This is a predicted complex of two RNAs, RNase P RNA and transfer RNA, with 427 nucleotides together. Rfam match: Bacterial RNase P class A. Gene Ontology terms of the family: dimeric ribonuclease P complex, ribonuclease P activity and tRNA processing. The family's RNA type in Rfam is ribozyme.

[in-house]
RNA sequence: GGAGCAGGCUUGUUCUAUCGCAACGAAAGUUGAGGAAAGUCCGGGCAACGCAGGGCGCCAUGCUUCCUAACGGGAAGUUGUCGAGAGGCAAAUGAGCGUAACAGAAAAUAACCGCCUUGCUUUCGGGCAGGGUAAGGGUGAAAAGGUGGGGUAAGAGCCUACCGUUCCUGUGGCGACACGGGAAGUAGUACGCAUCAUGGGUUGCAAGACCAUGUACACCGUUGUUUGAGGGUAGCCCGCCCGAUGACGGGGGGUAGGUCGCGUAUGACUACGGCAGCGAUGCCGCAGCAAGAUAAAUGAUAGAACCCGCGCAAGCGGCGACAGAACCCGGCUUAUAAGCCUGCUUUAUCC
RNA sequence: GCCAUCUUAGCUCAGCAGGUAGAGCAACGCAUUCGUAACGCGUAGGUCUGGAGUUCGAACCUCCAAGAUGGCUCCA
Numbered sequence: 001g002g003a004g005c006a007g008g009c010u011u012g013u014u015c016u017a018u019c020g021c022a023a024c025g026a027a028a029g030u031u032g033a034g035g036a037a038a039g040u041c042c043g044g045g046c047a048a049c050g051c052a053g054g055g056c057g058c059c060a061u062g063c064u065u066c067c068u069a070a071c072g073g074g075a076a077g078u079u080g081u082c083g084a085g086a087g088g089c090a091a092a093u094g095a096g097c098g099u100a101a102c103a104g105a106a107a108a109u110a111a112c113c114g115c116c117u118u119g120c121u122u123u124c125g126g127g128c129a130g131g132g133u134a135a136g137g138g139u140g141a142a143a144a145g146g147u148g149g150g151g152u153a154a155g156a157g158c159c160u161a162c163c164g165u166u167c168c169u170g171u172g173g174c175g176a177c178a179c180g181g182g183a184a185g186u187a188g189u190a191c192g193c194a195u196c197a198u199g200g201g202u203u204g205c206a207a208g209a210c211c212a213u214g215u216a217c218a219c220c221g222u223u224g225u226u227u228g229a230g231g232g233u234a235g236c237c238c239g240c241c242c243g244a245u246g247a248c249g250g251g252g253g254g255u256a257g258g259u260c261g262c263g264u265a266u267g268a269c270u271a272c273g274g275c276a277g278c279g280a281u282g283c284c285g286c287a288g289c290a291a292g293a294u295a296a297a298u299g300a301u302a303g304a305a306c307c308c309g310c311g312c313a314a315g316c317g318g319c320g321a322c323a324g325a326a327c328c329c330g331g332c333u334u335a336u337a338a339g340c341c342u343g344c345u346u347u348a349u350c351c
Numbered sequence: 352g353c354c355a356u357c358u359u360a361g362c363u364c365a366g367c368a369g370g371u372a373g374a375g376c377a378a379c380g381c382a383u384u385c386g387u388a389a390c391g392c393g394u395a396g397g398u399c400u401g402g403a404g405u406u407c408g409a410a411c412c413u414c415c416a417a418g419a420u421g422g423c424u425c426c427a
Stems, first nucleotide, its partner, number of pairs: 001350001002346010013305007021032004034322001038333002041331005046204004053238004058200005063077005078091005092195002096193005112137002114133008145163006164186001165184008208260004217251001219250005230242003253426002267289001269288002272285005306320001307318004352423007361376004370407001378394004400416005
């Protein structure tokens, strides 16, 4: 160098002229898209509703500690596993239940081949019937703890040493765990259900508050009036409250306008600097106030610069992506033109 | 803007505690008929919207993306 692993940064077009758009302002004038404004996948603020009592159900998460307003996000670690490695991925649970196609004798009350043995039989090659055996073969993603030695008819945790497993225990660590000591012949594996723990009231700014305008409820159906229809917020039940000029459905009628919520002089805000911390992050100082529409502004043209290609050069040609706020924040994920950087691996291998 | 559901053969739909995908109509061939249709017999056709992950194994479970459909705005 190549092949890889992990991660980060910059610009996100700029300037000038002319014209134009939106908001604010009396005017002059000032300001005017993003790193993702996106997907709506999580979490929160905020608002309304019975301020939400009890039970069941439902949903989410699932190693530890920490960060944070909160999170399914992030940081630092632990163990297991995959990889040669840099590194990647995963993670609650003793018991219980279910499934494991095909193949295979058997997928959990393991004898198909093989090995050993007993009886009978034999044409002495063997055959038949019974028993023992999980060491070997074969099947499979997965096969009944592993290896060595002993033992046995052959074998087997049958016995033993080490490893593994489970239980008890000591030391270290906040902890997940790590390292030791002792005891017990001692666990099939994977996924799901289930269980356990923690959290979640529901609905989302079309939430919701107010003003203005206007009208008719004619008619039909179902159901109900204290023995209670239906509603009040969620799937169900209990409890509580409202409830008869009722409720629901069909079908009609009117209006389809505006203000606030809504862009914040105070916010989990932005820029810079310092301190603490391995880090996520926190604290302090200083400066700043920075789009806000409702069919929806943020643009167009010309020139120059930046960038790319060709060319010795002058110069010529070309490109500028992804995408566009709509109540607001913190994350995650995905899309994205151009350029650049850092650390690490390479004894499985190449030059 | 917010919320929900769906995507399987040409069309309409099944298939679910994961075990290798079917039905009806349509298409094609045969048979029948003077000929056509219907009826009858048979055949083909699917990377289960796309991509990752979990798993021995994914239409099914998880994540990401794409597309389609539906609902929610005033008053009495």